[in-house]
RNA sequence: CUCUUAUUCAGAGUGCCAGAGGGACGGGCCCGUUGACGGCACAGCAACCCAUCCGCCUGCGGGGACGCAGGUGAGAAGCGGGUGCUAAUUCCCACCCGAUUUGUCGGUUGUCGCGAGACCUCCGGCAGAAUCAAGGGGACAGAUAAGUG
Numbered sequence: 001c002u003c004u005u006a007u008u009c010a011g012a013g014u015g016c017c018a019g020a021g022g023g024a025c026g027g028g029c030c031c032g033u034u035g036a037c038g039g040c041a042c043a044g045c046a047a048c049c050c051a052u053c054c055g056c057c058u059g060c061g062g063g064g065a066c067g068c069a070g071g072u073g074a075g076a077a078g079c080g081g082g083u084g085c086u087a088a089u090u091c092c093c094a095c096c097c098g099a100u101u102u103g104u105c106g107g108u109u110g111u112c113g114c115g116a117g118a119c120c121u122c123c124g125g126c127a128g129a130a131u132c133a134a135g136g137g138g139a140c141a142g143a144u145a146a147g148u149g
Stems, first nucleotide, its partner, number of pairs: 001149001003147006013042005021031003026093003043086003048082003052076002054073008090141001095138003098132005103126005110119003
């Protein structure tokens, strides 16, 4: 770096160093010389993986109590190990689904007109755009973990 699966509305900050941008990307909105982002130290959160405990299943041993091994659980705990994380929902939006407006096509109601037609009511299709809503759903993308090549 590729691919697969899971999670992504919860949670958790102080000190020191350093000094200008940072929040992935476009827009917005925030954070930032009262020092952000980053680095280091310590602390904390969480429970993805290992290990631990518990339940269940299978096999073996045993008269039995039970032991051992393997598997399994959207079970427990956070004393240990490997990561991760500690502003704002992954800060919000973007593409699809909703609403309003507009254009156009078809149908339709009524009025006017000799007529071509004009205006009007409602419904539907299509198209682009603008605005709105959003701590709504989905997709995409990103992030993290575990595995894979």
The prediction has a mean pLDDT of 78. A computed fold for a 149-nucleotide RNA from an uncultured Phycisphaerales bacterium, annotated as SAM riboswitch aptamer (S box leader). The sequence was found by an Rfam model in a public genome assembly. Of the family's consensus pairs, 94% are formed in the model.